[in-house]
RNA sequence: UAUAUACUUCGGCAAACUUAUUGAAAAAUAAGGACGCAAAGCUAUAGGGACUACAUCCUAUCGGAUAAGUCAGCCAGUUGCAUUG
Numbered sequence: 001u002a003u004a005u006a007c008u009u010c011g012g013c014a015a016a017c018u019u020a021u022u023g024a025a026a027a028a029u030a031a032g033g034a035c036g037c038a039a040a041g042c043u044a045u046a047g048g049g050a051c052u053a054c055a056u057c058c059u060a061u062c063g064g065a066u067a068a069g070u071c072a073g074c075c076a077g078u079u080g081c082a083u084u085g
Stems, first nucleotide, its partner, number of pairs: 006084001008082001012037002017032006035073001041078003047075002049071003056065003
């Protein structure tokens, strides 16, 4: 110096839920709030997976199919991390 493992957190992020706004919805943003997180940083035409279905298509109806929408706190990819042994 690199890798692996264990420990630690001054500080960092913030689930559910509530309120407001946007959206057809999924969901997002802001404020409050903490279930958790050592990558809960970043990446969603371009790896897999999940959610939604305005519009479009099929259907007599009920309903079904479809992402160009969304999710990185599902896996994955990528970058990075204080102290001690």

A computed fold for an 85-nucleotide RNA, annotated as c-di-GMP-I riboswitch aptamer. Rfam family: c-di-GMP-I riboswitch aptamer. About the family: GEMM was predicted in a large-scale screen for bacterial structured RNA regulatory elements. Gene Ontology term of the family: cyclic-di-GMP binding.